[in-house]
This is a predicted structure of a 74-nucleotide RNA (transfer RNA) from Halorubrum sp. BOL3-1.
RNAcentral records the identical sequence in 64 taxa.
């Protein structure tokens, strides 16, 4: 230079054929609990879904360029 796969809170990850409050876990923060710290229980904040446009009443999910990452090929 081609193909493929793939970017979502801090890190990890779900979102099936487009329907609306974006899931979880872990982390953080409060609070109970204990002499206290872990552990448990309870609540809490945190993602304009990789940029940018397009299609639709409606996009994390479709299209279309781009930029990242990983794989294959040359």
């Nucleotide at each position: 230079g081609g193909c493929c796969g793939g970017g979502u809170g801090g890190c990890u990850u779900a979102g099936c054929u487009g329907g609306a409050c974006a899931u979880a876990g872990c982390g953080c923060c409060g609070c109970a609990c204990u002499c206290a710290u872990a552990a448990u229980g309870c609540g809490g904040a945190g993602a304009u879904c990789g940029u940018g446009g397009g299609u639709u009443c409606g996009g994390a999910g479709c299209c279309c360029a781009c930029c990242c990452c990983g794989g294959c090929c040359a």